[in-house]
RNA sequence: GCAGUCUGCCGGGCAGCCGCGCGGGGGUGACCCCGUGAGGAAAGUCCGGGCUUCACAGAGCAGGAUAACCGAUAACAUCGGCCGCGGGCGACCGCCGGACAAGUGCAACAGAAAUAGACUACCCCGGUUUCCGGGGAAAAGGUGGAAAGGUGGGGUAAGAGCCCACCGGUGUCCCGGGUGACCGGGGCAUCCUGUAAACUCUAUCCGAAGCAACACCGACCUGGGGGCUACGGCUUGCUCGGCCAAUCUCCAAACAGGUGGCACAGAGACGGGCAGCAAUGUCCGCCCAAGAUAGAUGGCUGCCGAUUACAGAACCCGGCUUACAGGCGGACUGCAGGC
RNA sequence: GGCCCCAUAGUUCAAGGGAUAGAACGGAAGUUUCCUAAACUUUAAAUCCAGGUUCGAGUCCUGGUGGGGCUACCU
Numbered sequence: 001g002c003a004g005u006c007u008g009c010c011g012g013g014c015a016g017c018c019g020c021g022c023g024g025g026g027g028u029g030a031c032c033c034c035g036u037g038a039g040g041a042a043a044g045u046c047c048g049g050g051c052u053u054c055a056c057a058g059a060g061c062a063g064g065a066u067a068a069c070c071g072a073u074a075a076c077a078u079c080g081g082c083c084g085c086g087g088g089c090g091a092c093c094g095c096c097g098g099a100c101a102a103g104u105g106c107a108a109c110a111g112a113a114a115u116a117g118a119c120u121a122c123c124c125c126g127g128u129u130u131c132c133g134g135g136g137a138a139a140a141g142g143u144g145g146a147a148a149g150g151u152g153g154g155g156u157a158a159g160a161g162c163c164c165a166c167c168g169g170u171g172u173c174c175c176g177g178g179u180g181a182c183c184g185g186g187g188c189a190u191c192c193u194g195u196a197a198a199c200u201c202u203a204u205c206c207g208a209a210g211c212a213a214c215a216c217c218g219a220c221c222u223g224g225g226g227g228c229u230a231c232g233g234c235u236u237g238c239u240c241g242g243c244c245a246a247u248c249u250c251c252a253a254a255c256a257g258g259u260g261g262c263a264c265a266g267a268g269a270c271g272g273g274c275a276g277c278a279a280u281g282u283c284c285g286c287c288c289a290a291g292a293u294a295g296a297u298g299g300c301u302g303c304c305g306a307u308u309a310c311a312g313a314a315c316c317c318g319g320c321u322u323a324c325a326g327g328c329g330g331a332c333u334g335c336a337g338g339c
Numbered sequence: 340g341g342c343c344c345c346a347u348a349g350u351u352c353a354a355g356g357g358a359u360a361g362a363a364c365g366g367a368a369g370u371u372u373c374c375u376a377a378a379c380u381u382u383a384a385a386u387c388c389a390g391g392u393u394c395g396a397g398u399c400c401u402g403g404u405g406g407g408g409c410u411a412c413c414u
Stems, first nucleotide, its partner, number of pairs: 001335010012304007020037007039310001043321002046319005051210004058240004063206005069081004083097001084095004098201002103199002105195003119141002122136006149167006169190009214260004224251004232244004266288001268287001270285006340410007349364004357394001366382005387403005
């Protein structure tokens, strides 16, 4: 220099004028002053929690979720490290990565045969014979995504893990290393189709619903009607079990909203020390009010080199995923060249 | 805001993981008729998009896109 890999951050700035929400202050009032005001994804609502309510805090079934290992965390399907497999010359990237050797199902078409097999070719026997019948054999051909492991030798009528050697797979035992997944070595057995994002099995976890939850205040409509010990109602989808005499439950009627939840303080942001490979934890310092309920956060002008991407809070957090014009870095790899 | 559901010809619906994706109505062309309708014959037309699992996806899994439904209400 060229080509790449991973990762962090910004995503308009300043000034003037006009305007909006919220908080505070002033003014009799009109109004004035001060402070503050979207994001890295506020999004999708895909996971996990906080919080709240419900006879949930009893049992079982059903159902759902996760899937190598060790750790982090409030928790997770997230994150960190590590193992195995695959891809790349490499930096590095990808993996729904438990079990088809518990059982069941499926494998269309093609092909003789799809988990069991004889179509052609091969070998043997018999038959009056360019052929027919019986048997052997998975070595050759062909079909297919897949045809009972690969190469060589022995063996045989021809052949075959039938036997042997090496290689590869699986199971099991032993030795060494590692917290562990696993790795290295050796012995024995065996010759083993694929599929669990098919049923299923194994291990672990899960009560349900969601802030329009829920708590309180309050107008309107009714002193409305029905249900009574069980074949009823409520309780999570079901069963058992539990609760129910009213402050219960069902139906009808009637409408109008307000306050809290909810916005100063937490799994918080920033800086530093320590522990740890890291995720993260801990200690110290310092900082912190966006917040409505028709819903604010905008517009114009000038300068900077400049039209500005994706997009906008609605109870709150931790993640994941998806969208994103342009710009600034950091670490590393390969190739070529120079010293 | 929250919780769910759906997506297949122009429309309404089918389709056990095995294809050339099927039916009705509608469309087009033709036959018949003096013309039209009816009838008959033929024909065009689709799996919302992108990845993955599988030998093979309309179907199974993940992400996105576009529609639809329910939810305030008690005293």